[in-house]
Context: one part of a larger RNA
């Protein structure tokens, strides 16, 4: 000099864009942060209103609307994403380059085939219990795209036989034949051409969507290899599933991953083993560069979710707001037993030099569910607080010498603050007041018109173009116009040398200053104050840290 997620002191006008627990991975009150689908399924209230009947005149019963609504339940998909944190981890991490002929991949896209026939349950509900509660048991009823059989099936999987190609001779790929094994579910809308009953409907037809099974793609993931990536030798030897083989098990998959047997290996001064510290990277800061330091925000990867362990479900988890076990802690209890996990967003206590609102909205972008309308979304978009940072603007401009008054100084002539002020003439940024007032909106859905495809069809459905209407948290914000008025808006540090900037008074090795050298003991440009000056400026200094 540059820099910072900074803090402290003094000061503080406005705006834009960013950033904001670096400490206790300490403990957490309260609210919200993951739901959705009635176009999978059975069932289904009430408040209230209308009306009828009975009559004891304000009660009982019925019907209709509310409403096939709300709220539950079965089932499907999602909950493995998104969001947080950096405790652990010096290598099962990360980065770069490869391999996988050793692998998997729900939803999505393309493409082939199929979508057949049966069955028994169960929740909800009703009823009877147990329990303080959390919850839970018995009996009875019912549905499905829930569950379980049968049929059919391949270029799927496995086995056998016979060939071909490649080969690192371990295998791998391909063709043909035979055998074995494995599947499914419907829903919605419309129609009468065919068939059946014959006003019209379905067991029929059509459309959309789903389901099953193949192939390919895309995306995501697993595993393996090489190299790179902190410190300590005042850590020198470490290792028995250890190193390798054979056989088996296990996995989506190679492998001591696991087991049995056999062999005695494997790593190490090019630093094994042990210890300490640490998430890694793109980047960031600095520097002419080489390098050094660092890893907040943003992006990629990894790890973790009160502490430790385990599996279940599932395409994917050994799962932050799932389950089970153990532990610590907190809470409820009828003492028998139960409930909980902010390193999600706000917020509280504690710790600390120190770090924000228990805000608004799903309008946009993105995500989940749904055919859609839509619902959910503390992701996200915005607003609030903080000079915490960067950037921009302002605090006025011109004229103005009786060089006014006043301060300071003084050799008493003067000098200086100083064109500075006053005064006169202007301007109107920002702030203020009053008007106008956005872009961000594309879509979706409904509607008008005209096509195209499907089909028996001028239904319906799908699709293309078009008309109109509908959607803004921010926000009456940005921006524009007008009004009035110099009016509301400057401080901080320094002035001995380094280092730009000097004098007076006070003090008298005292009080004090200080980054280094050093000042102060009676004329202190170095202490304290005044005047003056210098440097930065809504900031200026100090402290800490890095280069």
């Nucleotide at each position: 000099g540059a820099a910072u997620g900074a803090a402290c002191g003094c000061u503080g006008g406005c705006g834009g864009c960013g950033u904001g627990c670096u400490u206790a991975a300490c403990a957490c009150a309260u609210g919200c942060a993951a739901g959705u689908c009635g176009c999978a399924c059975g069932a289904g209230a009430a408040c209230u209103c209308u009306u009828c009947u009975g009559c004891u005149u304000g009660c009982a019963g019925g019907a209709g609307a509310g409403a096939g609504u709300a709220g539950a339940g079965u089932g499907g998909c999602g909950c493995a994403c998104g969001g947080g944190u950096g405790a652990g981890u010096a290598a099962u991490a990360c980065g770069u380059a490869g391999g996988u002929a050793a692998u998997c991949u729900a939803c999505c896209c393309u493409u082939g085939a199929a979508u057949u026939u049966g069955g028994g349950a169960u929740a909800a509900c009703a009823u009877c219990g147990c329990g303080a509660a959390a919850g839970u048991g018995g009996u009875g009823c019912u549905a499905a795209u829930a569950c379980c059989g049968g049929a059919u099936a391949a270029u799927a999987u496995c086995c056998a036989u016979a060939g071909g190609g490649c080969u690192u001779c371990g295998g791998u790929u391909u063709u043909a034949u035979g055998g074995a094994u494995c599947a499914a579910a419907g829903a919605u809308a419309g129609c009468c051409u065919c068939u059946u009953c014959u006003u019209g409907a379905a067991a029929g037809c059509u459309a959309u969507u789903g389901u099953u099974u193949g192939a390919g793609g895309a995306u995501g993931a697993g595993c393996c290899u090489a190299c790179g990536c902190a410190c300590c030798a005042u850590u020198a030897g470490c290792u028995a599933g250890u190193u390798g083989g054979u056989a088996g098990g296990g996995u989506a998959a190679a492998g001591g991953c696991c087991u049995a047997c056999c062999a005695a290996g494997g790593c190490u001064a090019c630093g094994a083993u042990g210890g300490u510290u640490a998430g890694c990277u793109g980047g960031u800061c600095u520097g002419a560069g080489a390098g050094g330091a660092u890893g907040a925000u943003c992006a990629g990867c990894c790890a973790c979710a009160c502490u430790g362990g385990a599996a279940c479900u599932g395409a994917c988890a050994c799962a932050c707001g799932g389950u089970c076990c153990a532990g610590a802690c907190u809470c409820c209890u009828a003492c028998g037993g139960g409930a909980g996990g902010c390193a999600g967003c706000a917020g509280u206590g504690a710790g600390g030099a120190a770090u924000u609102u228990u805000g608004c909205g799903c309008a946009a972008u993105g995500g989940g569910g749904g055919a859609a309308a839509c619902c959910c979304u503390g992701a996200c978009g915005c607003a609030g607080c903080a000079a915490c940072g960067c950037c921009g603007c302002g605090u006025g401009a011109g004229u103005g010498a009786u060089g006014a008054a006043g301060g300071c100084u003084c050799u008493u002539g003067g000098g200086u603050c100083g064109u500075a002020a006053a005064a006169c003439u202007c301007u109107g940024u920002c702030a203020g007041u009053g008007g106008g007032g956005a872009a961000g909106a594309a879509g979706u859905c409904a509607u008008u018109u005209a096509g195209u495809g499907u089909u028996a069809a001028u239904a319906g459905c799908a699709u293309u173009a078009u008309u109109u209407g509908u959607u803004g948290a921010c926000g009456g914000u940005a921006c524009c116009c007008a009004c009035a008025a110099a009016g509301g808006a400057a401080g901080c540090a320094c002035c001995g040398g380094c280092u730009a900037a000097c004098u007076c008074c006070g003090u008298g090795c005292c009080a004090g200053c200080a980054g280094c050298c050093g000042c102060g003991g009676u004329a202190a440009u170095a202490c304290g104050g005044g005047g003056g000056g210098u440097g930065c400026a809504a900031g200026c200094g100090u402290u800490a840290u890095u280069c």

Small-subunit ribosomal RNA, 5' domain from an uncultured prokaryote, 547 nucleotides, folded computationally. Its mean pLDDT, the model's own confidence on a scale to 100, is 84. Its Rfam family is "Bacterial small subunit ribosomal RNA". Rfam links the family to the GO terms structural constituent of ribosome and ribosome. The literature on the family includes a 2001 paper in Science by Yusupov et al., "Crystal structure of the ribosome at 5.5 A resolution".